[in-house]
RNA sequence: GUUUAGAUAGCUCAAUGGUAGAGCGAUGUACUGUUAAUACAUUGGUUGAUGGUUCGAUUCCAUCUCUAGGCG
Repeated sequence: GUUUAGAUAGCUCAAUGGUAGAGCGAUGUACUGUUAAUACAUUGGUUGAUGGUUCGAUUCCAUCUCUAGGCG
RNA backbone atom coordinates (compact mmCIF):
# COMPACT_ATOMS: atom_id res chain seq x y z
C1' G A 1 0.00 0.00 0.00
C1' U A 2 -4.14 -3.51 -0.43
C1' U A 3 -7.79 -6.73 1.75
C1' U A 4 -10.99 -9.34 5.61
C1' A A 5 -13.24 -9.19 10.38
C1' G A 6 -14.52 -6.36 14.63
C1' A A 7 -16.09 -1.68 17.82
C1' U A 8 -23.14 -2.41 22.02
C1' A A 9 -23.51 -1.63 30.26
C1' G A 10 -17.44 -1.74 34.60
C1' C A 11 -16.10 -7.04 31.96
C1' U A 12 -17.68 -11.24 28.41
C1' C A 13 -21.34 -11.32 24.70
C1' A A 14 -26.72 -11.26 22.31
C1' A A 15 -30.32 -8.53 19.43
C1' U A 16 -33.57 -10.92 10.96
C1' G A 17 -35.38 -2.53 9.99
C1' G A 18 -40.20 -1.67 14.83
C1' U A 19 -39.61 0.34 23.08
C1' A A 20 -31.44 -2.33 23.29
C1' G A 21 -31.13 -7.60 26.57
C1' A A 22 -28.41 -11.83 29.25
C1' G A 23 -24.43 -13.66 32.38
C1' C A 24 -20.67 -11.89 35.60
C1' G A 25 -19.85 -7.44 38.53
C1' A A 26 -21.50 -3.26 41.97
C1' U A 27 -25.21 -1.57 45.82
C1' G A 28 -29.27 -2.63 49.37
C1' U A 29 -32.40 -6.12 52.14
C1' A A 30 -33.45 -11.05 54.08
C1' C A 31 -31.14 -15.47 56.01
C1' U A 32 -26.81 -16.59 60.66
C1' G A 33 -22.71 -16.66 66.22
C1' U A 34 -19.53 -14.43 61.84
C1' U A 35 -17.88 -14.77 56.81
C1' A A 36 -19.10 -17.28 52.51
C1' A A 37 -23.08 -19.37 49.81
C1' U A 38 -28.31 -18.60 48.67
C1' A A 39 -32.96 -15.65 47.74
C1' C A 40 -35.21 -10.95 46.40
C1' A A 41 -34.73 -6.01 44.74
C1' U A 42 -31.94 -2.00 42.72
C1' U A 43 -27.98 -0.21 39.54
C1' G A 44 -26.66 0.16 34.86
C1' G A 45 -25.80 2.41 27.47
C1' U A 46 -25.21 9.44 23.10
C1' U A 47 -24.87 0.94 20.18
C1' G A 48 -16.63 4.11 17.95
C1' A A 49 -17.46 9.23 14.94
C1' U A 50 -19.90 12.07 10.93
C1' G A 51 -23.31 11.94 7.02
C1' G A 52 -27.02 9.26 3.79
C1' U A 53 -31.48 5.80 2.75
C1' U A 54 -36.17 4.93 5.44
C1' C A 55 -42.44 6.58 8.51
C1' G A 56 -38.72 4.14 11.63
C1' A A 57 -31.43 2.23 11.76
C1' U A 58 -27.40 -1.57 16.67
C1' U A 59 -29.14 -3.56 11.89
C1' C A 60 -28.71 -1.10 5.10
C1' C A 61 -25.04 2.50 2.31
C1' A A 62 -20.60 6.05 2.24
C1' U A 63 -16.36 8.28 4.63
C1' C A 64 -13.20 8.57 8.86
C1' U A 65 -10.89 6.65 13.67
C1' C A 66 -9.14 2.55 16.48
C1' U A 67 -8.16 -2.98 17.20
C1' A A 68 -6.87 -7.95 15.23
C1' G A 69 -5.50 -10.93 11.00
C1' G A 70 -4.20 -12.12 5.46
C1' C A 71 -1.36 -10.54 1.00
C1' G A 72 2.58 -7.41 -0.78
Overview: Transfer RNA from Babjeviella inositovora NRRL Y-12698, 72 nucleotides, folded computationally. It matches the Rfam family "tRNA". From the family's description: Transfer RNA (tRNA) molecules are approximately 80 nucleotides in length. The organism belongs to Babjeviella inositovora, within Eukaryota. RNAcentral holds the sequence, with entries from ENA and Rfam.